A computed fold for a 586-nucleotide part of an RNA from Candidatus Hodgkinia cicadicola, annotated as large-subunit ribosomal RNA, domain V. Rfam family: Bacterial large subunit ribosomal RNA.
Context: one part of a larger RNA
RNA sequence: CCUGCGGCAAGACGGAAAGACCCCGUGCACCUUUACUGCAACCUUGUGUUGGCGUCGCCGAAAGCUCGCGUAGCGUAAGCGGAAGGCGACGAACUUCCGUUCUCGGACGGAGGGAGAGCCCCCAAUGAAACACCGCUCUAGCUUUUCGGUUUUGCCUCACUGGAGGGGGCCAACCCCUCCAAAACAACGCAAGGGGGCCAGUUUGACUGGGGCGGUCGCCUCCCAAAACGUAACGGAGGCGUGCGAAGGUAAGCUCAAAUCGGUUUGGAACCGAUUGUUGGAGCGCAAUGGCAAAUGCUUGCUGGACUGCGAAGACUCACAAGUCAAGCAGGGACGAAAGUCGGCCAUAGUGACCCGAUGGUUCCGAAUGGAACGGCCAUCGACCAACGGAUAAAAGGUACGCCGGGGAUAACAGGCUAAUAGCUCCCGAGAGCACUCAUCGACGGAGCUGUUUGGCACCUCGAUGUCGACUCAUCGCAUCCUGGGACUGAAGAAGGCCCCAAGGGUAUGGCUGUUCGCCAUUUAAAGCGGUACGUGAGUUGGGUUCAGAACGUCGCGAGACAGUUCGGUCCCUAUCUGCCGCAGG
Numbered sequence: 001c002c003u004g005c006g007g008c009a010a011g012a013c014g015g016a017a018a019g020a021c022c023c024c025g026u027g028c029a030c031c032u033u034u035a036c037u038g039c040a041a042c043c044u045u046g047u048g049u050u051g052g053c054g055u056c057g058c059c060g061a062a063a064g065c066u067c068g069c070g071u072a073g074c075g076u077a078a079g080c081g082g083a084a085g086g087c088g089a090c091g092a093a094c095u096u097c098c099g100u101u102c103u104c105g106g107a108c109g110g111a112g113g114g115a116g117a118g119c120c121c122c123c124a125a126u127g128a129a130a131c132a133c134c135g136c137u138c139u140a141g142c143u144u145u146u147c148g149g150u151u152u153u154g155c156c157u158c159a160c161u162g163g164a165g166g167g168g169g170c171c172a173a174c175c176c177c178u179c180c181a182a183a184a185c186a187a188c189g190c191a192a193g194g195g196g197g198c199c200a201g202u203u204u205g206a207c208u209g210g211g212g213c214g215g216u217c218g219c220c221u222c223c224c225a226a227a228a229c230g231u232a233a234c235g236g237a238g239g240c241g242u243g244c245g246a247a248g249g250u251a252a253g254c255u256c257a258a259a260u261c262g263g264u265u266u267g268g269a270a271c272c273g274a275u276u277g278u279u280g281g282a283g284c285g286c287a288a289u290g291g292c293a294a295a296u297g298c299u300u301g302c303u304g305g306a307c308u309g310c311g312a313a314g315a316c317u318c319a320c321a322a323g324u325c326a327a328g329c330a331g332g333g334a335c336g337a338a339a340g341u342c343g344g345c346c347a348u349a350g351u352g353a354c355c356c357g358a359u360g361g362u363u364c365c366g367a368a369u370g371g372a373a374c375g376g377c378c379a380u381c382g383a384c385c386a387a388c389g390g391a392u393a394a395a396a397g398g399u400a401c402g403c404c405g406g407g408g409a410u411a412a413c414a415g416g417c418u419a420a421u422a423g424c425u426c427c428c429g430a431g432a433g434c435a436c437u438c439a440u441c442g443a444c445g446g447a448g449c450u451g452u453u454u455g456g457c458a459c460c461u462c463g464a465u466g467u468c469g470a471c472u473c474a475u476c477g478c479a480u481c482c483u484g485g486g487a488c489u490g491a492a493g494a495a496g497g498c499c500c501c502a503a504g505g506g507u508a509u510g511g512c513u514g515u516u517c518g519c520c521a522u523u524u525a526a527a528g529c530g531g532u533a534c535g536u537g538a539g540u541u542g543g544g545u546u547c548a549g550a551a552c553g554u555c556g557c558g559a560g561a562c563a564g565u566u567c568g569g570u571c572c573c574u575a576u577c578u579g580c581c582g583c584a585g586g
Base pairs, nucleotide, nucleotide: 001586002585003584004583005582006581007580008579010578011577012576014573015572022407023406024405025404027403028402029399030398031397032396035202036201037200038199042194043193044192045191046190047189048188049187051156052155053154054153057150058149059148060147061146063143064142065141066140068138078137079136080135081134082133085120086119087118094114096111097110098109099108100107101106161181162180163179164178165177166176167175168174205217206216207215214234218240219239220238221237222236223235241388242285243345244344248303249302250301251300252299253298254297256281258276259275260274261273262272263271283292284291286350288348289347290346307331308330309329310328314325315324316323320389333342334341335340356382357381358380359379360378361377362376364375414461415459416457417456418455420454422450423449424448425447426446427445431441432440468543469541470540471539473535474532475531476530477529478528481506482505483504484501485500486499488497489496508522509521510520511519512518549567550566551565552564553562554561555560
């Protein structure tokens, strides 16, 4: 070295299971609720099955009785017609009391007595002639009875319901009879209103240096932006969701800010005057940028062009859809002497597609025809559809009981890159050190190294790279804890301090805690710091963390949740290859 046998498990990111954690899917399932929308139970009302008699109130009809006031007029004349007479000892006029009504003047009715023979009409005035008498009506009201309707309430029995007994019946369902209770209620059907996680179907946004929490989502201005345009980030700064009938149009005129000087209160700063006023240091409603001086600013006069029909010629911008500028024509105007200017505002924000609905107009359409309705067209209105190119008219949560499809496109472990943070080493030397920077310490600062901390990034791994600590077994580095050698010392000696060399060997046992760490006790020459997938689970453990059970505190209406706590909780693999140990043969 080869071969074999017996062993060990460091590696083959070993085997097993298309990761259960995490994220994603306009995935699924259950669960919750003051998510949305339905739906069952339930409540209420009406009505049907559902009948009889009475009573209370109301309404209607019929009958009877009353009611009716312009002016003139004896006077409270409802209307129309007939009519020359009607009432009266069966008690007229007059008078007393009471009631009703009222236009306050009276009208109507009842009772008694005194009383004892007339009273009213025809006749004049009035639109209409007698409530003298009769008939038919209107208005408003009262009474009564009858009828009808309705309401309240009571009773009844015959529906319907319950119970008991008897009969029939494959002693089952059920049917019949009798009695009792209850009763037109209940119950059931139909229709509606309420209520309703009991049940059901669903929704519950995206961006995001993982996700969640937070923030944001459309539009305007500047920088980033690399001198055309354009250009990203959870890059750096700010604004908008309007305002104005003048802050619009036109014509004419004017010049601002600031400074200096002077002037009662007056001062740094108010108002007045003078001078200067150099491109604007002012102003232009509002953020920023660009622009503007006989103006785009300020003032005054007159005004309604903040027009209608076009043109969309020609351009800018642009995936689309949108957005922007615009000469010119016609009409009728404003201002101006005119030329001309005027289709809002110095410009750039001040916003919302389609559908649906609404209002006004319209010479369109009009289902036999005439109309109408509906619809079309023109004008306008209703969106924090703000998740602002707007999924629906209409929508929140939990899952540790979870499931599926995927992802190392994306987190937690480990590795990698980086090195802010951390650890370590230097430089400078203000100062401390009695004097003296450097025996020792060293502010404020500076330069590095390491890859042991906390991070950042998200590069292999999600068809799986098992995670803290303990045990066992180690191996390496040196920035050395001990032992060895040395320089300096603020080194007398002894004991130290600090630095240099040095990795050969060595480098505790107990108590508490799951602990690493740490504290404590007692030793030791010393009880080093780190790397090795925070070495080591196909070597062990399983106390912690991190499934399913349960509880507390807290949060939540709840399902449930908590780097809060607590008790409990299945750790598989017979070694093919590499590697290592031992033995045997060649």